[in-house]
RNA sequence: UAGAGUUUGAUCCUGGCUCAGAACGAACGCUGGCGGCAUGCCUAACACAUGCAAGUCGAACGAGAAAGCCGCUUCGGCGGCGAGUAGAGUGGCGCACGGGUGAGUAACGCGUGGACAACCUGCCCUUCAGUUUGGGACAACUCUUCGAAAGGGGAGCUAAUACCGGAUAAAACCUUUGGUCACAAGGCCAUUGGUUGAAAGCUUUAGUGCUGGAGGAGGGGUCCGCGUUCCAUUAGCUGGUUGGUGGGGUAAGGGCCCACCAAGGCGACGAUGGGUAGCGGGUCUGAGAGGAUGAUCAGCCACACUGGGAUUGAGAUACGGCCCAGACUCCUACGGGAGGCAGCAGUGGGGAAUUUUGCGCAAUGGGCGAAAGCCUGACGCAGCAACGCCGCGUGACCGAUGAAGCUCUUAGGAGUGUAAAGGUCUGUCGUGAGGGAAGAUAAAUCCUGAUAUAAAUAAUAUUGGGACCAGACGGUACCUCACAAGAAAGCACCGGCUAACUUCGUGCCAGCAGCCGCGGUAAUACGAGGGGUGCUAGCGUUGUCCGGAAUCACUGGGCGUAAAGGGUGUCUAGGCGUUCAGGCAAGUCGUUUGUUAAAGGCCUUAGCUCAACCAAGGAUAUGCAAACGAAACUUCCUGAAUAGAGUUUGGGAGAGGAAAGUGGAAUUCCUGGUGUAGCGGUGACAUGCGUAGAUAUCAGGAGGAACACCAAAGGCGAAGGCAGCUUUCUGGCCCAAAACUGACGCUGAAGCACGAAAGCGUGGGGAGCAAACAGGAUUAGAUACCCUGGUAGUCCACGCUGUAAACGAUGAGCACUUGGUGUCGGGAGAUUCGACCCUCUCGGUGCCGAAGUUAACGCAUUAAGUGCUCCGCCUGGGGACUACGACCGCAAGGUUGAAACUCAAAGGAAUUGACGGGGACCCGCACAAGCGGUGGAACAUGUGGUUUAAUUCGAUGCAACGCGAAGAACCUUACCUGGACUUGACAUGGUAGUGACCGCUCCGUGAAAGCGGAGUCUUCUGCGAGCUUGCUCAAGGACGCUAUCACAGGUGGUGCAUGGCUGUCGUCAGCUCGUGUCGUGAGAUGUUGGGUUAAGUCCCGCAACGAGCGCAACCCCUGUCCUUAGUUGCCAGCACGUAAUGGUGGGGACUCUAAGGAGACUGCCUGGGAUAACCAGGAGGAAGGUGGGGAUGAUGUCAAGUCAGUAUGUCCCUUAUGUCCAGGGCUACACACGUGUUACAAUGGCCGGUACAAUGGGCUGCGAACCCGCGAGGGGAAGCCAAUCCCAAAAAACCGGUCCCAGUUCAGAUUGAAGUCUGCAACUCGACUUCAUGAAGGAGGAAUCGCUAGUAAUCGCGCAUCAGCAUGGCGCGGUGAAUACGUUCCCGGGUCUUGUACACACCGCCCGUCACGCCAUGGAAGUCAGCAGUACCCAAUGCCGGUGGCCUAACCUUCGGGAGGGAGCCGUUUAAGGUAAGGCUGGUGACUGGGGCGUUCGUAACAAGGUA
Repeated sequence: UAGAGUUUGAUCCUGGCUCAGAACGAACGCUGGCGGCAUGCCUAACACAUGCAAGUCGAACGAGAAAGCCGCUUCGGCGGCGAGUAGAGUGGCGCACGGGUGAGUAACGCGUGGACAACCUGCCCUUCAGUUUGGGACAACUCUUCGAAAGGGGAGCUAAUACCGGAUAAAACCUUUGGUCACAAGGCCAUUGGUUGAAAGCUUUAGUGCUGGAGGAGGGGUCCGCGUUCCAUUAGCUGGUUGGUGGGGUAAGGGCCCACCAAGGCGACGAUGGGUAGCGGGUCUGAGAGGAUGAUCAGCCACACUGGGAUUGAGAUACGGCCCAGACUCCUACGGGAGGCAGCAGUGGGGAAUUUUGCGCAAUGGGCGAAAGCCUGACGCAGCAACGCCGCGUGACCGAUGAAGCUCUUAGGAGUGUAAAGGUCUGUCGUGAGGGAAGAUAAAUCCUGAUAUAAAUAAUAUUGGGACCAGACGGUACCUCACAAGAAAGCACCGGCUAACUUCGUGCCAGCAGCCGCGGUAAUACGAGGGGUGCUAGCGUUGUCCGGAAUCACUGGGCGUAAAGGGUGUCUAGGCGUUCAGGCAAGUCGUUUGUUAAAGGCCUUAGCUCAACCAAGGAUAUGCAAACGAAACUUCCUGAAUAGAGUUUGGGAGAGGAAAGUGGAAUUCCUGGUGUAGCGGUGACAUGCGUAGAUAUCAGGAGGAACACCAAAGGCGAAGGCAGCUUUCUGGCCCAAAACUGACGCUGAAGCACGAAAGCGUGGGGAGCAAACAGGAUUAGAUACCCUGGUAGUCCACGCUGUAAACGAUGAGCACUUGGUGUCGGGAGAUUCGACCCUCUCGGUGCCGAAGUUAACGCAUUAAGUGCUCCGCCUGGGGACUACGACCGCAAGGUUGAAACUCAAAGGAAUUGACGGGGACCCGCACAAGCGGUGGAACAUGUGGUUUAAUUCGAUGCAACGCGAAGAACCUUACCUGGACUUGACAUGGUAGUGACCGCUCCGUGAAAGCGGAGUCUUCUGCGAGCUUGCUCAAGGACGCUAUCACAGGUGGUGCAUGGCUGUCGUCAGCUCGUGUCGUGAGAUGUUGGGUUAAGUCCCGCAACGAGCGCAACCCCUGUCCUUAGUUGCCAGCACGUAAUGGUGGGGACUCUAAGGAGACUGCCUGGGAUAACCAGGAGGAAGGUGGGGAUGAUGUCAAGUCAGUAUGUCCCUUAUGUCCAGGGCUACACACGUGUUACAAUGGCCGGUACAAUGGGCUGCGAACCCGCGAGGGGAAGCCAAUCCCAAAAAACCGGUCCCAGUUCAGAUUGAAGUCUGCAACUCGACUUCAUGAAGGAGGAAUCGCUAGUAAUCGCGCAUCAGCAUGGCGCGGUGAAUACGUUCCCGGGUCUUGUACACACCGCCCGUCACGCCAUGGAAGUCAGCAGUACCCAAUGCCGGUGGCCUAACCUUCGGGAGGGAGCCGUUUAAGGUAAGGCUGGUGACUGGGGCGUUCGUAACAAGGUA
């Protein structure tokens, strides 16, 4: 020392991405009241108009105006003052400071600590000595001349603190001797001799200058140790290079420069090269260690348009100096000139972006001066800018009926909100007025004291008092008074992270977004409103840095599977290293000293009202250096030791290696024999071989390769790897016991060597096998898998390659840490005394497991445990085992190894599911075994499609399709066409009117609805009032109507907004919970296991123990019996009666009815089984192992179905998407499918006769008998509200007859005619009847459905809907089978297990090519530009050197000249320029490579992924 979001269905881990914090010389958006203090071109070291930024001294020197005023004047002028002034010149000092900028620089540049015995130093201070004597010039000035100008030329005069000669002086140089110091070249002191060699005056008498020397202070120069960025895809660099000798040069050491000599010097501890960069104090961040940074302030360095150069000077290689070259700008008379804001302001330009062409020298500081003073864009102030930090304000208190407005609403209300309004008060700020600072005790000058020095009252120094002078800011800060809440609030955010929620709009659009992600009609995520949260004169956004990030890990990480151990060995450098003793003191530790500038930071005080800011003091300053000390540890030195390591001796095992030889089996081939039609091969074929004789078989031969059994979890080797046998040579290892050496050790970057297979080169060899290739299959295709062939290759020799999942995915070495059990090699003990067995031990190799460890899996003395040493390697996925470069290679290729771009993940282990052309077990009419169907025909019905004005809508694999629809002629009806209505066909309420309104009857029009009209019809109640007491009036109410307003209405959308209901898996046996336990966790356990069951049914076992929803049971029907009851049912016995009939009396026995009970529970027996659960068989029983059937449907799945049953959110329509009406449509018809009916016939059809049911229904009903009709039906009316009457005939069956295998006496479609019934109405479009007609169809391809017993099949009956309409649906009974060996296979399901890259869960996931489009990027013939260097050519300017002739004040001179100097010329060197060949970097580039996204083709991978 804080964390959070994001990989998954969930989990743990690894790992990246992102966020919250702080900061800023910032910018941008919106907004903006005041003050203080700071800060303000980060970009173009781009170009600059204008002004200013460095002058000063008359006490160094000469010369010296003018305006103006005064005076004089002969009016031409002169004189005085101005004035020794201004301006200029000579000379001195300054201009090398101050100010700016960061281009260059990777360097002794900077930082830090040292050194100079190798140095310099103007002004200042201290001190010693001196300040002498001469001389010649040049500016200014005057005259003249050239030039446009800038600027010059010539002649003449002149002063100095300008310049020069002489004198004097050495401490400077050479030299002699001695002392002393020093590691040393040498230094210091004294000393001998010699050489060279100073000066300036001014002013006044007191100073100030000047010269030489010594010292100091401060400043500078040089050298050294250490520290100081990235790239090794920069590995070698270097010729003045490295050193020496001798010179030159400098203030000074030095290859700094030169001559000669030698051949060195630097580099993996990173030279050289390339990129980037001023450095540090500090600043920001951080817990710290660190990381990033180098604005303002202060230190150092570098630069001054670009490059080069010197001059002057104490100091420069000189920002506002000079010369040259170059670029640029300006002036010009075209001849030639001028310039350098990276000083302060300011301009243009660039840019996201950075201020006034201000005031003042009052203060601080600087230059000059004796001083006054002058100069000073340093500086002090002001201006601009919310750019930052700090402070203040925009008011305070009271104020509810909780105003209005706005928003939301469940319509009640809630919120904004004491907020406002209103009342009381205050006055920061603001405005006005008045007062009004500090910053000024300075210095100087004048006056006047004191003290010191002194002879002194001069003078000087120090120190008092007084006077004089001086404020840019600024009438500012501050104070007082007056006025008045008056002029002063915004910005961002509100899905999670992250504080803060609602409404509307929008509808994958518009948009948002830091990450995850929002938006496809109910968006807390977009936009707006309301509300809220946060901060506040600011708030957000963007950018950058640090933090979080332990995500480069020193503090403080890792490498079996997540990224990561080198393929292996050997060895160099390096790193690390046993015991004892002694020594040294490099590391280490301690103490002291110096330094670590100031500022900053921290602490404490203090000053501005506070704070920011500022001041003083203190602490710190981890570093470096020096001195002294300690000696445990490490290094080093010396000596010793033996436990590490090694050597010797004796044994031992082994596919260790190399070479030579040799053996048998097998394959193939060849020869010969036997032998005949096939062989071979496959899932099945075919290609192929074979009648020219194969395969098979026998004998012989050839040749190559590999070595069965032994053989193993076995052995050996460093790894790769090594296997018949023998021999030779050879490496390593193990054991035993002694002796010897004496740390000789471990690791190991580079280097070197070895290194499977494939591949390459040369030459051999070639039996089998076998890439490529060919053919045959398979397939949609099949460049594959399978088959037949077959070449490289595989083998040998020599050479190369140097890689592998080279794996234990685990580097090497040493030590330590419970065990068990195999096996290989050796030894010992014990032992019958023989080998085993047994015990112990050393070395190897396996398995299982403790502690420990791990994310888990796992590892576990052969560690992945605990420690030490050394090496290698990792830092998100993709791009990328790539590109470029380099090295290696014959090539193939290998080693090393990026970036742009792109994604928010990629990944490891484990969990739960799901899935598998994985496994095991089990079940189901799932298959099989059977019976009957569908698929073919005709028709019915539903659907698709098509058609149509409309053919309304929905249902769509199973689980839509005789489904919604238990019944479309109108209606239904939702659709279409046409005609109408508009508060409406229907509901509620308000307001107004009305009670001749509605209703009823009728008329016109019309298809009707509707529209229009006539007639008739005077509602009910009633607080009350009036009176003629039964009438009238009447507020109000009810009920209607009319008008109007709210609203109604919608089968309009959304079943993906919903409720409810339903289907399905599935009547499958499952689905869960509590507590406990295990696991970091998701989760597991329970629920798994052994049995058993229809069943998670039960039993047993078990870290589980219990429980819930399901299963079962409880419920209903049915099968047996009993009891009760006996009408409308029944009739055995008794009686009556009939043609006959329970018809009647009667009866309750029976059937039956409908209530209640009984019964069945593996209860009993035998056997099996764990003695259990349970199973098999048996007895009894009407029924036997849930007796049969029904109702009953767990957790959940399918966004399954339904907004058109109803309900319902929301959206939409409102003279229409509502409502009414007529007609049409839903009934169409080339087709396709589903579900059915009837058939194809003789187990049948037809005709006649004869039996036996059950469930049901019936008053707008069922409707008997009887009559009519061939019949449908009609007439008729009894009975019946039903165990009473009716529908009602049951049919198949049975008996008899007929038909005789045919499109028929089968089948009945279709069509014609005539009818019946229902109904306003049968045309579109009903059912039925009769007669006639008599289609297809002769048992149905691929495929497919139902059913396990009273079932299938077959036969009829009833009911719902309904006016009518049934082959459909729901029920009822009659007749009544066959088969099940069994679980291999198909389908579905359950449990366990396994794999998984799936989790929208296999209808999953996912890979690659080609073609095209878009995006970024690599390569590339070239081409363009830039940068640094090399060589050569030319060479300005300058320094240095040389120089015949030329020029020449000071000095010398014998006066001729000389010395010295200068110009010119020559030489060395040198910038720019040019030429040449390369290097590096960048732009562009036909073409080209891969990458990302979208589309195409296949299906490679994930399951045994269908060829692991």
Predicted 3D model of a 1508-nucleotide RNA (small-subunit ribosomal RNA) from an uncultured Deferribacteres bacterium. Rfam family: Bacterial small subunit ribosomal RNA.